[in-house]
This is a predicted structure of a 507-nucleotide part of an RNA (small-subunit ribosomal RNA, 5' domain) from an uncultured prokaryote. Rfam family: Bacterial small subunit ribosomal RNA. The coordinates come from a structure-prediction model, not an experiment, and the mean pLDDT is 83.
Context: one part of a larger RNA
RNA sequence: GAGUGAACGCUGGCGGCGUGCUUAACACAUGCAAGUCGAACGAGAACAGGAGAGAGCUUGCUUUCUUGCUGCUAAGUGGCGCACGGGUGAGUAAUAUAUAGGUAAUAUGCCUCUUUCUAAGGGAUAAUUGACGGAAACGUCUUGUAAUACCUUAUAUGCCUUUUGAACAUAAGUUCGUAAAGGGAAAGAUUUAUCGGUAAGAGAUUAGCCCGUAUGGUAUCAGUUUGUUGGUUGGAUAAUGGCCUAACAAGACUAUGAAACCUAACUGGUUUGAGAGGAUGAUCAGUCACACUGGAACUGAGACACGGUCCAGACUCCUACGGGAGGCAGCAGUGGGGAAUAUUGCACAAUGGACGAAAGUCUGAUGCAGCAACGCCGCGUGGAGGAUGACACAUUUCGGUGCGAAAACUCCUUUUAUAUGAGAAGAUAAUGACGGUAUCAUAUGAAUAAGCACCGGCUAACUCGGUGCCAGCAGCCGCGGUAAUACGUGGGGUGCAAGCGUUACUC
Numbered sequence: 001g002a003g004u005g006a007a008c009g010c011u012g013g014c015g016g017c018g019u020g021c022u023u024a025a026c027a028c029a030u031g032c033a034a035g036u037c038g039a040a041c042g043a044g045a046a047c048a049g050g051a052g053a054g055a056g057c058u059u060g061c062u063u064u065c066u067u068g069c070u071g072c073u074a075a076g077u078g079g080c081g082c083a084c085g086g087g088u089g090a091g092u093a094a095u096a097u098a099u100a101g102g103u104a105a106u107a108u109g110c111c112u113c114u115u116u117c118u119a120a121g122g123g124a125u126a127a128u129u130g131a132c133g134g135a136a137a138c139g140u141c142u143u144g145u146a147a148u149a150c151c152u153u154a155u156a157u158g159c160c161u162u163u164u165g166a167a168c169a170u171a172a173g174u175u176c177g178u179a180a181a182g183g184g185a186a187a188g189a190u191u192u193a194u195c196g197g198u199a200a201g202a203g204a205u206u207a208g209c210c211c212g213u214a215u216g217g218u219a220u221c222a223g224u225u226u227g228u229u230g231g232u233u234g235g236a237u238a239a240u241g242g243c244c245u246a247a248c249a250a251g252a253c254u255a256u257g258a259a260a261c262c263u264a265a266c267u268g269g270u271u272u273g274a275g276a277g278g279a280u281g282a283u284c285a286g287u288c289a290c291a292c293u294g295g296a297a298c299u300g301a302g303a304c305a306c307g308g309u310c311c312a313g314a315c316u317c318c319u320a321c322g323g324g325a326g327g328c329a330g331c332a333g334u335g336g337g338g339a340a341u342a343u344u345g346c347a348c349a350a351u352g353g354a355c356g357a358a359a360g361u362c363u364g365a366u367g368c369a370g371c372a373a374c375g376c377c378g379c380g381u382g383g384a385g386g387a388u389g390a391c392a393c394a395u396u397u398c399g400g401u402g403c404g405a406a407a408a409c410u411c412c413u414u415u416u417a418u419a420u421g422a423g424a425a426g427a428u429a430a431u432g433a434c435g436g437u438a439u440c441a442u443a444u445g446a447a448u449a450a451g452c453a454c455c456g457g458c459u460a461a462c463u464c465g466g467u468g469c470c471a472g473c474a475g476c477c478g479c480g481g482u483a484a485u486a487c488g489u490g491g492g493g494u495g496c497a498a499g500c501g502u503u504a505c506u507c
Base pairs, nucleotide, nucleotide: 001507002506003505004504006503007502008501009500010499013379014378015377016376017375018374019372020371021337026335027334028333030332031331032330035080036079037078040077041076043073044072047071048070049069050067051066052065053064054063055062056061057060087290088289089288097214098213099212101210102209103208106207107206111203112202113201114200115199117197118196119153120152121151122150130141131140132139133138159183160182161181162180164177165176166175167174168173188195189194216262217261218260223253224252225251228250229249230248232246234244235243265287266286267285268284269280270279271278272277292313293312294311295310296309315326316325317324318323343369345368346367347366351365352363353362354361355360382412383411384410385409393402394401395400417444418443419442420441421440422439426434451496452495453494454493455492456477457476458475462491463490466487472479473478
């Protein structure tokens, strides 16, 4: 000098765009953050309408009852989603990340394309009814019904397993056939035009696994290892493999730093520097890991699952003491910690996501608004004239000089401000949270708006009085002991400016 997610002191007019718990991965009151589909299904707790019956009568209205008949739909079965989106960085020095490859060792819901089929039956169960237990959470028995829920059968030259031939390749294999034997599908809905369902193949997308190289510190850490290293059998997986198992062999790694300990999410980037390099990894983007702590699996195309399940633990809460409930490192918000970091806001209008045929519903993702000079950028705090160079103040060699090309005064302008009126784009037919916002017009009137640090040298900027090695200053050199340009005021000056200084950290 440059920089910061900064903090502190003094000061503070406006706008735009950004940014905002770096500390306790500390504990959390309250609300919201993942639902949706009635065009899968029975059903009918509400709401609205219709139909039927009865009553009242004002004779076309009111009212009571019945009826899922229609719209629709709480609860329930079923489907899809909840593995995305959002948060955090505890762990992890390599099972991560970056980059370049491999998978002839793999899977892939929804989506696109091609081909095939969509046949025949069955038994349950939730809801419901009744009874019962419990403080509650919730549960037991009975009755009873549906499905795109579940099960059986049929069919399937294709698919899978087993047999075998050829070509190519060879470490494992791939492609094209061959013969039989075994195994395995499906679901319907409606507004009749579509949407679904099954099997097989291809694509796309996404993911798993393997490998090369790179990616902190310590040798005041030198030896480490027994599923350890290797092949064989078997198992497990979508898939390779000690991933697991059995018996066998005795290997494997290591000064090119093994094993250990400490620290740490990684990268694109950010910052500094002429560069090489150093430091760093907030926001934004990609990857990974985690979800009170530890462990486990279930479902599923996908999880060993933040707002799912089970077990154990710590903590908090409820309890009728028998037993139960919970997980903000989602958005707000609270306590605590700290030098320090915001609203318990509005809207789904846009973009995107889930579901749905759609209308649409949900969406603290997102879009906006609020708070904070926290940062960057822009604008303003007036312009011109004006000398008798007024007063005050300071200084003085007492003549004067400085403040001062200032103020007063005269004329002008209106960025901004205030008031009134008009008023977008963002939306493609409708739909705008922002918001009567941005912006424009008119009126008023210099009106509403300057501080902070420094002035011995480095370093731009000097004097008066006070103090007297005291009080104090200080980044370094150093000032202060009676003439202090260095301390604390005044006047004057210099620098930057809605900021200016200080502290901390990086180059």